[in-house]
RNA sequence: GGGGCCGUGGGCAAACCUGGUACGCUGCAGCCUUCGGGAGGCUGUGAUCUGAGUUCAAAUCUCAGCGGCCCCA
Repeated sequence: GGGGCCGUGGGCAAACCUGGUACGCUGCAGCCUUCGGGAGGCUGUGAUCUGAGUUCAAAUCUCAGCGGCCCCA
């Protein structure tokens, strides 16, 4: 220098190809339960790497950038 894959709550992760309220687990907070704790139950909590474009509508499609991994030279 060229090419490929990946980036979503504190952690993991589905939805992406085929555009339409972002699913779930865990964590955290409160409550119930207990003599107390743990386990269990209920409720709540919080995310699409950045910018631009296309579209009625973008996590998804297009372009550029940033970061990580790999391959070629």
A computed fold for a 73-nucleotide RNA from a Microcaldota archaeon, annotated as transfer RNA. The sequence is in RNAcentral, with records from ENA. Its Rfam family is "tRNA". The family's RNA type in Rfam is transfer RNA. The prediction has a mean pLDDT of 84.